Transfer RNA from a Candidatus Omnitrophota bacterium, 75 nucleotides, folded computationally. The coordinates come from a structure-prediction model, not an experiment, and the mean pLDDT is 80.

[in-house]
RNA sequence: GGGGACGUCGUCUAGCUGGCCUAAGACCCGUGACUGUCGAUCACGUGAUCGUGGGUUCGAAUCCCAUCGUCCCCG
Numbered sequence: 001g002g003g004g005a006c007g008u009c010g011u012c013u014a015g016c017u018g019g020c021c022u023a024a025g026a027c028c029c030g031u032g033a034c035u036g037u038c039g040a041u042c043a044c045g046u047g048a049u050c051g052u053g054g055g056u057u058c059g060a061a062u063c064c065c066a067u068c069g070u071c072c073c074c075g
Base pairs, nucleotide, nucleotide: 001074002073003072004071005070006069007068010027011026012025013024019058029045030044031043032042033041051067052066053065054064055063
């Protein structure tokens, strides 16, 4: 230099043949119930506009372009 994969809540993962209502689930965390206390269990709740910037579209996490990061392959 060329090609490819991945990048979504604090962590891990789903959603990626565009709309179905708000981006869903688990863990963690907070509050409450329960308990003599802790833990466990149960209930409720906080938290991501989807790497970044553009474009297409009535509408984009989902399509297109550029770019950044990680990893892999080729030279």